Small-subunit ribosomal RNA, 3' major domain from an uncultured Phyllobacteriaceae bacterium, 469 nucleotides, folded computationally. RNAcentral holds the full RNA, with entries from ENA. Its mean pLDDT, the model's own confidence on a scale to 100, is 85.
[in-house]
Context: one part of a larger RNA
RNA sequence: UGACGGGGGCCCGCACAAGCGGUGGAGCAUGUGGUUUAAUUCGAAGCAACGCGAAGAACCUUACCAGCCCUUGACAUCCCGGUCGCGACUUUCAGAGAUGAUCGUCUUCAGUUCGGCUGGACCGGUGACAGGUGCUGCAUGGCUGUCGUCAGCUCGUGCCGUGAGGUGUUGGGUUAAGUCCCCUAACGAGCGCAACCCCUGAGGUCCGUUACCUUGGUGUCGGGCCUGACUGCCGCGCGCAACGCGGAGGAAGGUGGGGAUGACGUCAAGUCAGCACGGCCCUGACGCGCAGGGCGACACACACGCUACAAUGGCCGGUACAACGGGUAGCCAAGCCGCGAGGCGGAGCCAAUCCCAACAAAGCCGGUCUCAGUUCGGAUUGCAGGCUGCAACUCGCCUGCAUGAAGUCGGAGUUGCUAGUAACCGCGGGUCAGCACACCGCGGUGAAUACGUUCCCGGGCCUUGCACA
Numbered sequence: 001u002g003a004c005g006g007g008g009g010c011c012c013g014c015a016c017a018a019g020c021g022g023u024g025g026a027g028c029a030u031g032u033g034g035u036u037u038a039a040u041u042c043g044a045a046g047c048a049a050c051g052c053g054a055a056g057a058a059c060c061u062u063a064c065c066a067g068c069c070c071u072u073g074a075c076a077u078c079c080c081g082g083u084c085g086c087g088a089c090u091u092u093c094a095g096a097g098a099u100g101a102u103c104g105u106c107u108u109c110a111g112u113u114c115g116g117c118u119g120g121a122c123c124g125g126u127g128a129c130a131g132g133u134g135c136u137g138c139a140u141g142g143c144u145g146u147c148g149u150c151a152g153c154u155c156g157u158g159c160c161g162u163g164a165g166g167u168g169u170u171g172g173g174u175u176a177a178g179u180c181c182c183c184u185a186a187c188g189a190g191c192g193c194a195a196c197c198c199c200u201g202a203g204g205u206c207c208g209u210u211a212c213c214u215u216g217g218u219g220u221c222g223g224g225c226c227u228g229a230c231u232g233c234c235g236c237g238c239g240c241a242a243c244g245c246g247g248a249g250g251a252a253g254g255u256g257g258g259g260a261u262g263a264c265g266u267c268a269a270g271u272c273a274g275c276a277c278g279g280c281c282c283u284g285a286c287g288c289g290c291a292g293g294g295c296g297a298c299a300c301a302c303a304c305g306c307u308a309c310a311a312u313g314g315c316c317g318g319u320a321c322a323a324c325g326g327g328u329a330g331c332c333a334a335g336c337c338g339c340g341a342g343g344c345g346g347a348g349c350c351a352a353u354c355c356c357a358a359c360a361a362a363g364c365c366g367g368u369c370u371c372a373g374u375u376c377g378g379a380u381u382g383c384a385g386g387c388u389g390c391a392a393c394u395c396g397c398c399u400g401c402a403u404g405a406a407g408u409c410g411g412a413g414u415u416g417c418u419a420g421u422a423a424c425c426g427c428g429g430g431u432c433a434g435c436a437c438a439c440c441g442c443g444g445u446g447a448a449u450a451c452g453u454u455c456c457c458g459g460g461c462c463u464u465g466c467a468c469a
Stems, first nucleotide, its partner, number of pairs: 001469002004465002007463007015453002019417005026307003030303004034298002042053002064293002067290002070287001073129001077128002079125006087106003092101003109119003131282002134280003140276002142271003145267001147265001152191006158167003171182003197259004202227007211218003230253001233247005309410001313369007325356003330349002335344003376407001381402007423445007
C1' cells in the first nucleotide's frame, strides 16, 4: 500500500422486509450428470456450466462408430509429359454407394513471330507439398462472460516522507453519480459519471401516396423540420452555497419512461470446434470419399420450461377490440371438395395497395355441467389419414376416431418482479424443405406491497486490528 475480520461508522441494490406469482410433488418437453453402447462426437462446471455453443441432428449437417474405397489426394502453388479443351445431354454392366469399366451426340479455347511457340483447360506422372474439428485457451491474437452502469481508476507539476509511498481523491454538506458546493499544500488534467445518439410521451409547421372520409379536404396515419423541461417561476428549509421539500403552469417535471453505451482492472475465467496463430504430433493416415448406424440409448439424479390438478372453471352458441413483423424457388385471396389435417383452384402482390390474417386470444352475452378423478386433466397406446422431403423403421410434424394414465395445489428449501411492472392472454419473426413447450420481439387485460435497514447476499467511502501478500 492492499487484501481480509462472526471490528466500527456512513450509504446503496427486489439484498432483506412488505406483497403477488412461481419452482421443489405429477405427466410431458429440453439440457446436463451418470450408466449403457461399436459409437452414444466435442466443448461449457458455483454465482458467471446445465431450453448454454445448437437462430432447427431423418440423409446432409457430423466432428463419433463398424464397414467399403482413395493416396500429390475433396482444395492451393510449382515442375515434366500427353491431349485440345471446357460445357450440355447420354448407353450399358458391376456395386450399398463412393467408384470402376463402357457406348455415343452436340460443341470444336485464346494469343501467335506460325515454331506444338506462349497462355488456358483437362488427363497422366514425380516430388516439393496439400490436408488434420489431432494436442496445448497454462505459448497467443481476436472476441466474450463476471464483479458492474458499481463510482470508481489514474496522471502532470508542487508539497510531505531516507524509502515503499502519501497528499490531490481526505473532511463538512449534497447527489443516481469522484454529481455539485464549501473548506483545504495543493493546483490542474485524463479515462469513467452526465450530456451529445436512438425509440417513446405533447404541440406547431411542411410534404404526402398506396391510407381515411369522400371529389374537396386531413380529425386519423406516414415522413422531414421545429418548439417544449431549464429547479426557469413562487414559497419554505439550509450557511449569502450546492441542494432538499411543497406549489403554480404544463402532455410531461426535477436524470419523464425505455434503449444503445461497460473506466483502470479481477477471475493463468471462457473459446486452438467460428476465425487467425506459435509449438508439438499424424502423413497408404490422426488426411479424403461413400452408404449405414450413432449424436434420439435409460435403473436413475439434477437444471430451465410446458400442461394441469378445475366452477374467478370446462364445453357449446353468439358477439367485439391490437401491435410488431414476413412474403417472388415466396405470401397465397375468392370459389369448390374434405369432420379435419389438408387438397383442387388460380385472382392479387416485389407490397401503407395484394396475401399471411381469422371475428387475435383472454373479454362480453346466453346456455349447459354441480364438486365427481368428473363434461377436470390430457400422458400413453391402437387404428385410419394428411404434409414436407430421394427417403419419415431406427428418428419429423399435423389431423380424425378410440383409449383415457399420473395428478385433488406440492417437504426441507428455492426463484422472479417496484408500474403499464408482476400475473394472465394471444400474435409475429429468425433458424427452416419439414419440424419450437426454446429464443428474439409485439400488442391486449392489468394488480398488490415497500413500516423500515436489525438481520441474509453483493457493493461503495472512511476508519481500526492484523501472525496474510